[in-house]
Parts: sequence; C1' cells; structure tokens
RNA sequence: CAGGCUGGUUGGAUGAUCGCGUCCCGGCUCUGCCGGGUCGAGGAAAGUCCGCACUCCGUAGAGCAAGAUGCCGGGUAACACCCGGGGUGGAGUAAUCUACCGGAUCGGGCCACAGAAACAUACUGCCAGGCGGCAUCACCGGUAACGGUGGCGCCGCCGGUCAAGGUGAAAUGGUGGGGUAAGAGCCCACCGGCGCUGGUAGCAAUACCACGGCCAGGCAACCCCCAUCUGGAGCAAGGCCAAGCAGAGACAAUGAGGCUGCUCGCUUCGUUUGAGUCUCGGGUAGGCUGCUAGAACGGCCCGGUAACGAGCCGCCCAGAGAGAUGAUCAUCGCGCCGGUAUGCCGGCGCACAGAAUGCGGCUUAUAAACCGGCCUGAGGG
Repeated sequence: CAGGCUGGUUGGAUGAUCGCGUCCCGGCUCUGCCGGGUCGAGGAAAGUCCGCACUCCGUAGAGCAAGAUGCCGGGUAACACCCGGGGUGGAGUAAUCUACCGGAUCGGGCCACAGAAACAUACUGCCAGGCGGCAUCACCGGUAACGGUGGCGCCGCCGGUCAAGGUGAAAUGGUGGGGUAAGAGCCCACCGGCGCUGGUAGCAAUACCACGGCCAGGCAACCCCCAUCUGGAGCAAGGCCAAGCAGAGACAAUGAGGCUGCUCGCUUCGUUUGAGUCUCGGGUAGGCUGCUAGAACGGCCCGGUAACGAGCCGCCCAGAGAGAUGAUCAUCGCGCCGGUAUGCCGGCGCACAGAAUGCGGCUUAUAAACCGGCCUGAGGG
C1' cells in the first nucleotide's frame, strides 16, 4: 500500500422567520386570550419475543398437571441475556465465523425404499457331523433274485457359520497373521472407537497417560426419565375526590285535637303534594394521583482476563389528555454527477424511524462517518 476479519462510537452543525405542547411569571374585556421565559424523542422510542420492578386478585401447608431451561464456571434484581472456557462437526491460507451439546442398560414407540433380516434374523453361499433317499465301485454270503460291510458322489432335512455376494443412511470396527470342518475379537500385532477403571493437570466441563474387555445400531425437536425454575392478571394495574340521573331518609303544605283563652312554638292523628331543600351510601361523567430522582446518566479511580462490581464527585434530563416535539430559507459539513482556467463553480441527495408506568436484554430496520485490535499478500528501509 492492497484485500479481509473483528470490537466499539457518532448518526449532521449554526442562524433567521413562521408554527406546536407542558410548566412558570406578568397583563387583560378571564370556560379563555396575549406577551415573555423554560423544557420538549431514539439507538433503536419499533416487534412485544424473554426477564424484572410496581399494583391488584388469590394464598394454612404440600403435591399433581402444564410450561420453560439443559456442556462447565462466572456476572446479574432476574433471564431463554451477557462474559470466559470445553467437546464434536462445517467454511476459510489465516485473522475469524458458524451448527450442535443432560440421559439410548427404566420402559414404550419409530427407523421410508431396498433387503433374508432394522435388533435378533439367515436369501445366495461355505461346512466336520447326524438321519433319510438315489446311483455306483470293491469285498463277503447266496445257483439266482438279493442281502450285509466299506468307499466315492448326488439330493433333501437337522445342525454350525456371517468370513464372501447382494440391499441400505445404517447389518456387531479396519488391515494383516494365527486358528478352524467352515468361520468368527476366537486369539495376536498395529490403528480407530467405547469405558460406573487408575494416575496426573484443572474449581469444573475436559485433556493426556496407563489399563481393561469388545455387553453390540440410530432417533429424546416421539412419549419418557433426571436436575433446576415458574400462581393469575396487568398503569385501561391500582388509590383518592366526586356533578347529574336513579335510590333511601328527613324537612314541607293543609285540616282537626291536646299543652293553653289568643299568637308563636311543641306534639298526636288524618289528608295532599311528592314541587322544593337538606342528609346518606354506592358510584357514572369528570378531576387528582400512580408519573417519572432512577437496578438513572456523565466523569475520575480501584478490583476483575472479561461480563460486571465497589467508592468519590458532578448533574436533573418529555411526562400527556388518542397524544406536542414541525416547516421554510441561508451558510457550513458529507456523498454522487457534470463542467473546469485545478483555484473552484453548478445540480441532486443526507438514512431507519418516533415516547405513552419504568428498567435490563434479544431480534429486526438504518444514508453517511470515525476510532481501536488482528490476519493474509506485495514492495521498500
């Protein structure tokens, strides 16, 4: 210098004009309006996929069911997240990326097609032996038919066998030798795999070495078994106040009687109106709250490989109601295109997206730019 891998960060700036919303101050002709000030989206606010806080319901305690997680160690409020490490496989020269990870001697189930057989079986083939049959040769007996003994061969059945053939993704490890009737880890050497064995290293997963016998398929994302965890609903959660309407109660008007001869008042009984007023409980509209000072943010420093944690200092940073956070112009910045007198000039573009109780993650979208580490190749000193 070129190409690549990986981790992190930012994600336009300034000004002017016109607008929008919360809050504060002031004024006015005060259900509001006007003026000034203040604050006003994100790295993902998104998907709502995990995990929490908070709230209510439920709750003696325990269990079942159902669901989730699943190599090891650590981090965390917690997690299916993060960090570090291990094993097996794949891609790449490499940096690095990527898939998977409890148990197959608890038990059940499944393994297409092909094949004899998919987990205990024997199609072709090979074979000492046993039984039966056929054919033939030799010997013995018999005049002969024939019978007996033995040998060689063929066929069938029983039995042994999986070395060879063939099927398949998969058929009890591979090569060589011994062995056998034929064969076989049946035995031996080497290699590979496995192991409730031993030693060393490590917290552990695991690695290495020794030893041992081949007790021998796969699938647990089929049920199952083991370990750990999990009650339900959600800020439209929930709490407080409370018009109107409806309900309950009291007061009211009027007649007669009583206290008392009259007025007021009190009281008893009846009638009328249920118009008005008051009280009460529940509670609709509506209002207040929950509501944003926090597992927060920014620095410095310490511990730790790291995730992360401790300490000190600083700082206050939307709170909302169906929902404000915008638009235009100018200058600068960045990218592309065109023209150049190489000084610049002109045009176009600058993403993804948008709070609604809060927080930690994951996933997805994203123009452009910046910083660190590493790998490969080439050249120069």
The RNA shown here (Bacterial RNase P class A) has 381 nucleotides and comes from an Anaerolineaceae bacterium. Taxonomically the source falls in Anaerolineaceae (Bacteria, Bacillati, Chloroflexota, Anaerolineales). RNAcentral holds the sequence, with entries from ENA. Rfam family: Bacterial RNase P class A. About the family: Ribonuclease P (RNase P) is a ubiquitous endoribonuclease, found in archaea, bacteria and eukarya as well as chloroplasts and mitochondria. It is annotated as a ribozyme.